Predicted 3D model of a 98-nucleotide RNA (Glycine riboswitch aptamer) from an Erythrobacteraceae bacterium. The organism belongs to Erythrobacteraceae, within Bacteria. Model confidence (mean pLDDT): 83 of 100. Of the family's consensus pairs, 91% are formed in the model.
[in-house]
RNA sequence: GGCCACAUCGCGGGAGAGAUCGCAUGCUUUUGCCGGCAUGCGGCGCCGAAGGAGCAACCGCCCCGGAAACUCUCAGGCAAAUGGACCGCGAUGUGGCA
Numbered sequence: 001g002g003c004c005a006c007a008u009c010g011c012g013g014g015a016g017a018g019a020u021c022g023c024a025u026g027c028u029u030u031u032g033c034c035g036g037c038a039u040g041c042g043g044c045g046c047c048g049a050a051g052g053a054g055c056a057a058c059c060g061c062c063c064c065g066g067a068a069a070c071u072c073u074c075a076g077g078c079a080a081a082u083g084g085a086c087c088g089c090g091a092u093g094u095g096g097c098a
Stems, first nucleotide, its partner, number of pairs: 002097012018044001020043009045078003051074001052072003058066003
C1' cells in the first nucleotide's frame, strides 16, 4: 500500500400519521369583532424508523447470556422546518486478514 470489521466526524438520500377540536396568553390587523402567527394547557383520533420495553426465530463461551425492520407505544412524532432507523461516499482512529 490492498481488503474487512467497529467507533467518531463530514456530505447526500431517507417513510408513516389531524396544517384536528377547545380554552388561555402574547404579537399582528381593525374603530371594534371575525381573521393570521407563536406559545402553554386540555380532549379525541392516529404513526413508528430517535430512545425505551416485550416475545422470539436464531446465535454463543450454552450456568446463563446476546438478539429484529416483529410487537407495545412510556417517550418521541402527525403542513414546512427540526428530528429520523437505515443506506451510500469520504476522512480519522483501533483491530484483524492474505